């Protein structure tokens, strides 16, 4: 350089074009506890950027970024 695959909370992962974007683990606050742990409830936290298509896009198209794989 050609082709092909991946990108969602901190970290893993799930989401037939029609969600309030979900769950586990980790954080917070609260109950328990003489204290921590352990269990419980509750919370915060995300669709890799720009553009199309479309009544509607995390999800499909096009161009980039980053990472990976292969062929030279």
């Nucleotide at each position: 350089g050609g082709c092909c695959c991946u990108a969602u909370c901190g970290u893993c992962u799930a989401a037939u074009g029609g969600c309030u974007a979900g769950g586990a683990c980790a954080c917070a606050u609260g109950c328990c506890u003489c204290u921590c742990a352990c269990g419980c409830a509750u919370g915060a936290a995300a669709u890799c950027g720009g553009g199309g298509u479309u009544c509607g896009a995390c999800u499909c198209c096009c161009c980039g970024u980053a990472g990976g794989g292969u062929c030279a």